[in-house]
């Protein structure tokens, strides 16, 4: 000086004028005028989690949903933080849906002898004159993403963990660790392919909707039109009437997949369809797991305590435009300085850049989108 | 603002791990056939939203994201 890696920070500033939106107070006939205050790191996707609210508090079994190596944070998490193990990079370092293939099913195209139970070629061996047949053998060929531990040696009729030396695996022990798990001894044990982001099995969590949830108040305690459901059964009164009043139950509805179980049940039901009014008012609505400094505990995420801040809440939905100066910054030119030197550093002039994107009930995450600074660190290069 | 669904030639669609170099109708484009046109008959061209990832192997099975539709007083 390049590339790269990681972690932080910023998201121009200030005045003029014009213009929205809350609120507050003044004048006031519609309306005007002062002050305050007015987007974001992602307000975004809407991919997870909750708060808050409502379904008849929502019971149990099954289904179906999501997660899955450890420990720990957290209100909670599929999210953070240590860690273990696997992979990728020369390297800083990143990355990983990383439980179970010895429950069981399924599925492995084409080659290939064979794809989980098999000898096609070769090799040995015996039998035959030979063609061949019989065993025997996984070392050698072939195919294939994957071939029955893997390499060399010994051994053999040729082979063969038959047996050895070193790697893998696996299974018992023994020691570290809270635990994934490492490390060490002994044992030919090597029997057992891959695939669960394929049903599936374990473990663990789950009740649904969403703030257009929901209240309250108007229209309106008003009311169209089809259909449905015993216009049931019993008991009690009396004015003996298809009269009150009470129990009980069907069919149906509900507890948002399904049974059971609960509840409702002739109603101010239930199901559909159509009208009218309003892009109706108020509220939910903006202070909440909040920040920001100290200090204390933890390796960390994070967690206590004190003291300070604390003012976006629209509802077709406002927070912007313009102009002058500064700042920040890219190229080029131009002379200063420093430094052996690559080359830094502050300066004039000029032409010129300044992203993605905008709250709609509010939290904590993740995922995308995106402009610039600094800081560690790595690698390479140039100089000296 | 919420909530769901879909994405395969120009259009409608089939395919839900391997036989997919994706298959059909309709169009379009040549030839044929007709005096010509239209029907018919033949060839032909022509697509898995975009990236990641599982897995030998993805249109298909995850996930991120883009686009398009629908429905919630």
């Nucleotide at each position: 000086c390049a590339a790269g890696u990681a972690a932080a920070c910023c998201a121009g500033g200030u005045g003029g004028c014009c213009g929205c939106g809350u609120g507050c107070g003044g004048a006031u006939g519609g309306u005007c005028c002062a002050c305050a205050c007015g987007a974001g790191g992602a307000a975004a996707g809407u991919c997870c989690g909750a708060g808050c609210u409502c379904c008849g508090c929502a019971g149990a079994g099954c289904a179906g949903g999501g997660u899955g190596c450890u420990g720990g944070g957290u209100a909670a998490c599929a999210c953070c933080c240590a860690g273990u193990g696997g992979g990728g990079g020369u390297g800083a370092c990143c990355c990983c849906a990383a439980g179970g293939a010895a429950a069981g099913u399924g599925c492995c195209a084409c080659a290939g002898a064979a794809a989980c139970a098999u000898a096609c070629c070769g090799c040995c061996g015996a039998u035959g004159u030979g063609a061949a047949u019989c065993g025997g053998u996984a070392a050698g060929g072939u195919u294939g993403a994957a071939a029955u531990g893997g390499u060399g040696a010994g051994g053999u009729a040729a082979g063969a963990g038959c047996u050895c030396a070193c790697c893998g695996g696996c299974a018992g022990u023994c020691g570290g660790g809270u635990g994934a798990u490492c490390g060490g001894c002994u044992g030919g044990c090597c029997g057992c392919g891959g695939u669960a982001a394929a049903c599936c099995c374990c473990a663990u969590c789950u009740g649904g909707a969403g703030c257009a949830a929901g209240a309250c108040c108007a229209c309106g305690u008003a009311g169209g039109a089809a259909g449905g459901c015993a216009u049931g059964a019993c008991g009690u009164c009396c004015u003996a009437g298809c009269g009150a009043c009470g129990u009980c139950u069907a069919a149906a509805g509900a507890c948002u997949g399904c049974u059971c179980g609960u509840c409702u049940g002739a109603g101010u039901c239930c199901u559909u369809c159509g009208g009218g009014u309003g892009a109706g008012g108020u509220c939910g609505c903006u202070g909440g797991a909040g920040u920001c400094g100290g200090c204390g505990g933890g390796a960390g995420a994070c967690c206590g305590c004190c003291g300070g801040c604390g003012u976006a809440g629209a509802u077709a939905g406002a927070u912007g435009g313009u102009c002058a100066c500064c700042g920040c910054u890219g190229c080029g030119c131009g002379g200063g300085u420093c430094g052996u030197g690559a080359g830094g550093c502050a300066c004039g002039c000029g032409c010129g850049g300044a992203a993605c994107a905008g709250a709609a009930c509010u939290c904590g995450g993740c995922u995308u989108a995106c402009g610039g600074u600094u800081u560690g660190c790595u690698u390479g290069g140039a100089c000296u | 603002g919420c909530c769901c669904c879909c994405a395969u030639c120009g259009u409608c669609u089939a395919g839900g791990g391997g036989c997919c170099u994706a298959g059909g109708a309709c169009g379009c484009a040549g030839c044929c056939c007709u005096u010509u046109c239209a029907a018919g008959g033949c060839u032909a061209a022509a697509a898995c939203c975009g990236g990641g990832g599982u897995u030998c192997g993805a249109a298909u099975c995850c996930c991120c994201g883009u686009g398009g539709g629908g429905g919630c007083a």
This is a predicted complex of two RNAs, RNase P RNA and transfer RNA, with 457 nucleotides together. It holds a member of the Rfam family "Bacterial RNase P class A". By type it is a ribozyme. About the family: Ribonuclease P (RNase P) is a ubiquitous endoribonuclease, found in archaea, bacteria and eukarya as well as chloroplasts and mitochondria.